Predicted 3D model of a 72-nucleotide RNA (transfer RNA) from a Candidatus Kariarchaeaceae archaeon. The sequence is in RNAcentral, with records from ENA. Its Rfam family is "tRNA". It is annotated as a transfer RNA. The prediction has a mean pLDDT of 81.
[in-house]
């Protein structure tokens, strides 16, 4: 220098055009003599950034940032 992949909740990851989900976590309640476990309810997101396409973009296209890998 060139190519590929990733970037979504506090963490690990789904979702690939139509108002964003799970597990774990955290909070409250129930249960217990008290914990743990279990059950119920709830909390939590500028979907890395900027443009473009579209009626509509986390999703498609272009550029950038960043992390990992490959080639020379």
């Nucleotide at each position: 220098g060139c190519c590929c992949u990733g970037u979504u909740a506090g963490c690990u990851c789904a979702g690939c055009g139509g108002u964003a989900g799970a597990g774990c976590g955290c909070u409250u309640c129930a249960u217990u003599g008290g914990u743990a476990a279990u059950g119920a309810a709830g909390c939590g997101g500028u979907c890395c950034c900027g443009g473009g396409u579209u009626c509509a973009a986390u999703u498609c296209c272009c550029g950038g940032a960043u992390a990992g890998g490959g080639c020379u």